[in-house]
């Protein structure tokens, strides 16, 4: 000096599902009932990898099986969250800041 991954604020884009019923309040909101959504967060797992141990073999090597461990999501669950609109949301892009790989 060029400055990746990654992290943070801002900006733009960004769904889904009852304007359901009852009670309190009398506007928002809170509680209950039934019905739903998945894209805050959280949880689960496939292939594959490792592997205690067991079997095959005269032995080594090797092969087969295998408790267990690791192992992704926009898939699954629906704990949490949400179900007029607004707000918010994973994710995408981008300014700025941090960062500091590669050369």
């Nucleotide at each position: 000096a060029u400055g990746a991954a990654c992290c943070c604020u801002g900006u733009g884009g960004g769904a889904g599902a009852g304007a359901u019923c009852c009670u309190u309040a009398a506007u928002u909101a809170a509680g209950g009932a039934c019905g739903c959504c998945g894209a805050a967060g959280g949880a689960g797992c496939a292939a594959c990898u490792c592997a205690a141990c067991g079997c095959c073999u005269g032995g080594c090597a090797g092969g087969c099986g295998a408790a267990g461990a690791g192992g992704a999501a926009a898939c699954u669950c629906u704990c949490a969250g949400g179900c007029u609109g607004c707000a918010g949301u994973a994710c995408c892009a981008u300014c700025g800041g941090g960062g500091g790989a590669c050369g």